[in-house]
RNA sequence: GCGGAUGGCUGGAUGGCUGCGGGCUUCGGUCCGAGGAAAGUCCGGACUCCUUGAAGAAACGGCGCCGGGUAACGCCCGGCCGGGGAAACCCGAGGGAUAGCGCCACAGAGAACAGACCGCCCUUGUGUUUCGCGUGCGAAACGCGCGGGUAAGGGUGAAACGGUGCGGUAAGAGCGCACCGCGGGGCUGGUAACAGCCCCGGCAUGGCAAGCCCCGCCGGGAGCAAGGCCAAAUAGGGAUCGCGUGGGCCGCAAGGCCCGGGGGCGCUUCACCCCCAGCAGAUCCGGGUUGGCUGCUUGAGGCUGUCGGCAACGGCAGUCCCAGAUGAAUGGUCAUCAGGGCGCAAGCCUUACAGAAUCCGGCUUACAGGCCAUCCGCAAUU
RNA sequence: GGGCGUAUAGCUCAGCGGGAGAGCACUUCGUUGACAUCGAAGGGGUCACUGGUUCAAUCCCAGUUACGCCCACCA
Repeated sequence: GCGGAUGGCUGGAUGGCUGCGGGCUUCGGUCCGAGGAAAGUCCGGACUCCUUGAAGAAACGGCGCCGGGUAACGCCCGGCCGGGGAAACCCGAGGGAUAGCGCCACAGAGAACAGACCGCCCUUGUGUUUCGCGUGCGAAACGCGCGGGUAAGGGUGAAACGGUGCGGUAAGAGCGCACCGCGGGGCUGGUAACAGCCCCGGCAUGGCAAGCCCCGCCGGGAGCAAGGCCAAAUAGGGAUCGCGUGGGCCGCAAGGCCCGGGGGCGCUUCACCCCCAGCAGAUCCGGGUUGGCUGCUUGAGGCUGUCGGCAACGGCAGUCCCAGAUGAAUGGUCAUCAGGGCGCAAGCCUUACAGAAUCCGGCUUACAGGCCAUCCGCAAUU
Repeated sequence: GGGCGUAUAGCUCAGCGGGAGAGCACUUCGUUGACAUCGAAGGGGUCACUGGUUCAAUCCCAGUUACGCCCACCA
């Protein structure tokens, strides 16, 4: 210098004039005023209300290698294992497939206690040809048929019931052996995941759990339009449910008796059954309003230093106050400078993604350009 | 601001992980003097998009985009 990897920062700057929102005010002024994502609303909390026995279980939902961090997490840090890369480094929803169920289309002989299409081999029968002689027998080669062995090879498939090599065999085969893989046991190291070594076993146990499921752990539900207060207006309405049951008399009480209204109930009467006041309620329908205050911003808060820790992070000390709008503020203009583009020049244009809404911790997604640090490879020079 | 749902042919919608479908619409032919109806045949798909799991994805999982629905206070 070129190519690459990782981590972090920035997101036009400064000043004048003038607005807008908020706090304080001695009414003159003064101070503050978008983000790393304010976004998606995907997780976890704080806070508030509801039901309340929020104890447990069931159901449902989520998470899942190990250890640590944290208020908590599905987040972060460090490691293990597997995969990719020449390396720096990156990626992994990474428990269980001998708990059980289910699925594995098409192709293929056979798809899960599998199977034999071609092929290979053996026995036997038969045909043809050739050879031999003792002339109807024997041998060899090729073909066909019956019976059997085999799974090395071909072929199908995403996947074919361990792989490679040597031996072995009629041909073959963990049939035997070596190495690798797999399973079981032991020892050592490590907190653990796991790793290394030794012994045994001839090989069972294909894949899918982002299919059902099993195991372990976590979760009550709703959300600031939660919730509380004030004011205005309206038919202070209706239906259903719930708590409950009108009037008088007797009786200490339990209770009994009498009377009334409405509904089932329809032309009338009787019998039977149900209800009646009231609201502290719940749901729905209908009606009214589109006002104000609060929650509302000081908080698991920021910065600096130091200590512990590989790190995430934590302890201590000092220091700072840093938006709270609601038809919803955070803007405009001028000057100088920075980056980019156009132009011979004077000069002109332009500034990524995007914008708070109860508040935090994360993740994900969007993002022009620029800067810093560390590391890897190649080339060259000293 | 908060909470949910949907996306498959021009429209309305089905769709056990293995072949993308139904009705209406469209085109052509037949029937008719002509049209409608009817009958026959046919065309038409980025299963919204991008990744992942799987041998295999419209379907399972995650992210993005677009569209739709609900909510306040008072008596």
Model confidence (mean pLDDT): 80 of 100. This is a predicted complex of two RNAs, RNase P RNA and transfer RNA, with 457 nucleotides together. It holds a member of the Rfam family "Bacterial RNase P class A". Rfam classes the family as a ribozyme.